[in-house]
RNA sequence: GUUUGAUCCUGGCUCAGGAUGAACGCUAGCUACGGGCUUAACACAUGCAAGUCGAACGGAUUCUGGAUUCGUCUGGAAUUAGUGGCAAACGGGUGAGUAACACGUAUCCAACCACCCUGCGACUCGGGGAUAGCCUCUUGAAAGGGAGAUUAAUAUCCGAUGUACUGUUUUUGGUGCAUGCCAUUUUCAGUAAAGUUUUUUUACGGUCGCUGACGGGGAUGCGUUCCAUUAGAUAGUCGGUGUGGUAACGGCUCACCGAGUCUAUGAUGGAUAGGGGUUCUGAGAGGAAGGUCCCCCACAUUGGAACUGCGACACGGUCCAAACUCCUACGGGAGGCAGCAGUGAGGAAUAUUGGUCAAUGGGCGAAAGCCUGAACCAGCUAUGUAGCGUGAAGGAUGACUGCCCUAUGGGUUGUAAACUUCUUUUGUUCGGGAAUAACAGACUUCACUUGUGGAGUUUUGCAUGUACCGUUCGAAUAAGGAUCGGCUAACUCCGUGCCAGCAGCCGCGGUAAUACGGAGGAUCCUAGCGUUAUUCGGAUUUAUUGGGUUUAAAGGGAGCGUAGGCGGGGGGUCAAGUCAGCUGUGAAAUACGUACGCUUAACGUUCGUCUUGCAGUUGAAACUGGUUUUCUUGAGUGCGUAUGAGGCAGGCGGAAUUCGUGGUGUAGCGGUGAAAUGCUUAGAUAUCACGAGGAACUCCUAUUGCGAAGGCAGCUUGCUGGUCCGCUACUGACGCUGAUGCUCGAAGGUGCGGGUAUCAAACAGGAUUAGAUACCCUGGUAGUCCACGCUGUAAACGAAGGUUUAUUGGUUGUUUGUGAUACACCGCAAGUGGACUGAGCGAAAAGCAUUAAGUAUUCCACCUCGGGAGGGCCUUCGCAAGAAUGAAACUCAAAGGAAUUGACGGGGGCCCACACAAGCGGAGGAACAUGUGGUUUAAUUCGAUGAUACGCGAGGAACCUUACCCGGGCUCGAACGGUGCAUGAAUAUACGAGAGAUUGUAUAGUCCUUCGGGACAUGUAUCGAGGUGCUGCAUGGUUGUCGUCAGCUCGUGUCGUGAGAUGUUGGGUUAAGUCCCGCAACGAGCGCAACCCCUGCAUUCAGUUGCCAUCGGGUUAAGCCGGGCACUCUGAAAGGACUGCCAUCGACAAGAUGGAGGAAGGUGGGGAUGACGUCAAGUCAUCAUGGCCCUUAUAUCCAGGGCGACACACGUGCUACAAUGGCCGGCACAGCGGGAAGCGAGUCAGUGAUGGCGAGCGGAUCCCUCAAAGCCGGUCCCAGUUCGGAUUGAAGUCUGCAACUCGACUUCAUGAAGCAGGAAUCGCUAGUAAUCGCAGAUCAGCCAAGCUGCGGUGAAUACGUUCCCGGGCCUUGUACACACCGCC
Repeated sequence: GUUUGAUCCUGGCUCAGGAUGAACGCUAGCUACGGGCUUAACACAUGCAAGUCGAACGGAUUCUGGAUUCGUCUGGAAUUAGUGGCAAACGGGUGAGUAACACGUAUCCAACCACCCUGCGACUCGGGGAUAGCCUCUUGAAAGGGAGAUUAAUAUCCGAUGUACUGUUUUUGGUGCAUGCCAUUUUCAGUAAAGUUUUUUUACGGUCGCUGACGGGGAUGCGUUCCAUUAGAUAGUCGGUGUGGUAACGGCUCACCGAGUCUAUGAUGGAUAGGGGUUCUGAGAGGAAGGUCCCCCACAUUGGAACUGCGACACGGUCCAAACUCCUACGGGAGGCAGCAGUGAGGAAUAUUGGUCAAUGGGCGAAAGCCUGAACCAGCUAUGUAGCGUGAAGGAUGACUGCCCUAUGGGUUGUAAACUUCUUUUGUUCGGGAAUAACAGACUUCACUUGUGGAGUUUUGCAUGUACCGUUCGAAUAAGGAUCGGCUAACUCCGUGCCAGCAGCCGCGGUAAUACGGAGGAUCCUAGCGUUAUUCGGAUUUAUUGGGUUUAAAGGGAGCGUAGGCGGGGGGUCAAGUCAGCUGUGAAAUACGUACGCUUAACGUUCGUCUUGCAGUUGAAACUGGUUUUCUUGAGUGCGUAUGAGGCAGGCGGAAUUCGUGGUGUAGCGGUGAAAUGCUUAGAUAUCACGAGGAACUCCUAUUGCGAAGGCAGCUUGCUGGUCCGCUACUGACGCUGAUGCUCGAAGGUGCGGGUAUCAAACAGGAUUAGAUACCCUGGUAGUCCACGCUGUAAACGAAGGUUUAUUGGUUGUUUGUGAUACACCGCAAGUGGACUGAGCGAAAAGCAUUAAGUAUUCCACCUCGGGAGGGCCUUCGCAAGAAUGAAACUCAAAGGAAUUGACGGGGGCCCACACAAGCGGAGGAACAUGUGGUUUAAUUCGAUGAUACGCGAGGAACCUUACCCGGGCUCGAACGGUGCAUGAAUAUACGAGAGAUUGUAUAGUCCUUCGGGACAUGUAUCGAGGUGCUGCAUGGUUGUCGUCAGCUCGUGUCGUGAGAUGUUGGGUUAAGUCCCGCAACGAGCGCAACCCCUGCAUUCAGUUGCCAUCGGGUUAAGCCGGGCACUCUGAAAGGACUGCCAUCGACAAGAUGGAGGAAGGUGGGGAUGACGUCAAGUCAUCAUGGCCCUUAUAUCCAGGGCGACACACGUGCUACAAUGGCCGGCACAGCGGGAAGCGAGUCAGUGAUGGCGAGCGGAUCCCUCAAAGCCGGUCCCAGUUCGGAUUGAAGUCUGCAACUCGACUUCAUGAAGCAGGAAUCGCUAGUAAUCGCAGAUCAGCCAAGCUGCGGUGAAUACGUUCCCGGGCCUUGUACACACCGCC
């Protein structure tokens, strides 16, 4: 970081840090110091890694001197095959084996060895026989071997001596925990030796013994991995006596005797592994590791064995066996790199077949010296650590390029570059040039113990002409890697489009990706940077330090009890634990600190500290422990009351169910939501009587009682366990817990034998259902019951182990007992079992809270992410079923707990709404109109699609509109602006081609001027065009819906760890979160209401185009005229209604009900007004707009067509089906509105649509304008009609360039379906529904039966809120949050 919408926990996963003998990718200048087969203890070619000594020996070879009678004799130098001595057991390598006295640490050896070396003592006498070599012969392919002759020693053998030593006999003394040991004395026996050299003195050796040092051997305590799904192992095994063996102890070996020994404190077995100093990490405790260096062990192709030797059971020795390789003349032989290099193989992976013995060290030698792949150096290698460099200063027009933004001007790269000045580490040229070296040796000299020591001179350098120093040249030779969504420092553009890809975890990518790829920029580290692997940390995520177990994982079902753990008061003692001092040890290196040396650092040197341990020793005595003594309060016993469904066995009882027999009685019974199966005329059910049998015990009966848990209920008898209280007589810590073990243990199951009334798995039938192997019904077998066994599990739960208890507040109920008292009430004490609320706790909350889940103690059990899985295998138990024990592979980033806010519920409560109900009228059936789907088409342009699309965008598709199709044109383009150039006024008319767009010809026309040109137009070039193309899921704006529902929030305060809560909940009330009251809330905002408009009443003001009461004039009549503004009306202002008044109810409130007055009464009626938000709702085609796309076309112009198609399906309307009606005639009453390319009176013509003429009117004046239903009269007589009017024919009218596709209207004729509409469904609560007409917008005309308004006539019903849809508030459950169209 990651579980959630959010929160707090639990809990896992993951990351940031350090480290490495590493590997891989990209990159790479130098130096120093370290490291370098982790794999195949796999196999090895070649070379080297152990020799040396002639001062131990006899010889041989070569060179050379002298003498010589030439036969020889005698010297010198060098080399060394062999005998002999010492070394080869060190040094070097590896980690296979080993879980062990192997290692570490400590102690012991009175049970031991010891070559060389140190010191001390004593000796070194006399003899003998061989053998290698050499020579001769011989055998074999070879390696090798045989025979003969001859020879030496510091080789070998014998004898002497014996300070001494060993064994034995004896004496005295000392000492130790013990077996014993030491010293002294004594008898007998046994045991040594080697020479070489010389200047003849030494020197080097030799033998015996003691001593020291170095080294080795042995014994013991403690420590040292995992598995119990390894529980028993062991016969030389354990002990004893003796023998043998060893340097030495010992069953080390053997004979005999005994039967022991180890083990739950983990034997035996299996797996894995060299151990330690130390290394890494960590605050530490721990965890992990054991490469390089040091110590120990083990091993040397595999296995076994001994020999030699002081030392080996021997890496470069021997023998045997095995495998492998090589040689061979097939008869036989040879070999062992886990030494240094090197090769092959394996592998992700690990170096040169180098130089030198100069130094350090080792072997031999008297020494010179020889040998030394030990060692020191060099080579390869970024494998690690450390250091240095790749330049420094100045330099702004902040240059160019690149990249990004955009308001076209900026930002960034960036002082970076260029440029100027400077420096020279490194590099290059040339030159100089170390330390590491001191010895020994040789020479000289000095001192004396005469072969040692001191001084001086000289000689000796692999690395190396290296380090280092100087010098020449010149910024010259030198920067990369990873990352940039969060964790985690660092951001933009382009490309891609769930593709390609990324990714440690969460997760990115489906057209605007800071997460992919590239670029620019930035960040981090830097000669390196990343990745991978492993390990510690973070992880208190195994918790000793330092965790938990009511609900997250986790308390055993319960008891008894063994081992073990823990344990009351007082006194004495011991000193095991504990504490303190001292001593020894704890190797060096490492670590830490100081100082010093390499130019610094890494590295190295020096000194100190540390090494927390173990052992010894001296003390202390509080605590724990051992032992002893004592006490009574813990525990137990006794005596006396009390108590209860505690347990076991026996006896008895009544009611009920069922069955049987008999009686009465007749048609059903039974059962269910409704039915059916079933029973019943062979008499059921019902009812009465009698009888049989089994099981269970009604009421009492409860937050009752008892029991360890499971569990226990009729009454009674017997036996029996427990508990409480009182007394305080007895014991004297006898206690608590309890692994293994033993016992108990519901229901179910199981074995055997009984029993069987009810109920009832399985099973059968009937229903339900899409199905119904279920729920419901009718039957019904195991079982349920008893006896004796087995099983051993449950949500065996208070999801809560026991304990002393100890301890820490209150309130209240109840059971039993006790004291006092008068029953009661009250008080006190003890036990039991409930409720509420504190402190405290709950690593979270819910909650617990003297019955703790508080504070402490002690013991046991259990847990360590989820799934896989309580499943496999093994084992134990069981008759079986099964139980107990109990993994892994694989898989996921979560799983989970508590609480919060929502949403949801065929959960609950309250409330509202034409939501239902009560009514009225429709639609759904018919015809037509219109919209949509579908189909069709060249095109039938596009959008809207549950409610919230469908007479919707469209409030006017014949052309236009128009976006679609076909065809014909154009490309600065249909419009507008700027610039350059050319031409011409603009323009008008006529004719021609063409479907038109367009185009040709002719004529007319000829602006202003400062004569440069300008205005305008055309053409051409160019800069901006244009797009109803895509994305409404990139957007603005706007709209629908929930919903005119009553809600949605905030500030401060308070509560809660927090999300959040409170307020806003509660009691009333309202249309309303409207108001009142209460309240840890107090206030406020957006909504509600009010303010606005229309309408209903009256007043005031104002009267023309309105009106006419009064006065006058006047007409057939008429406000027609003068006049007037009273009235109506018009249109402005102010008023009016506020539960204001009365009564009742209510809490003295808010308010409700009724009433008065009033035009209007409790919001008077209607409208406008739509909170926070929801639906990624609708719209890129009203408009605007980001991004993408087209640019002789996806732009634009024109003609024609299409949007009007038609098997069909749906929505919205209109007209009807008729008599409450149709038709004819007469008569009456509105309001809103509109009018100049208009409304058009009137008159004439026409049956009519309409036409001709035409008054008046830009309007309270004129016109549209006759309103219709209605009223009066007439006719029709229930029929497909005098209903209904579709469709069709004919003839016309009007608009308009134009009515074919495709207009409306008129007249005549024609006269279709339809007789009231299935399932299901819509609207409406009053001037409403229903019904009747009128006007307007758009508009040339009109497909309008649509839409928006207006008035006329004018109802019915509402008991009520159970139910359906929707909504609000409270509450409850939830595994939902994309939120039930969920999840699973």
RNAcentral holds the sequence, with entries from ENA and SILVA. Small-subunit ribosomal RNA from an uncultured bacterium, 1384 nucleotides, folded computationally. Rfam family: Bacterial small subunit ribosomal RNA. Model confidence (mean pLDDT): 83 of 100.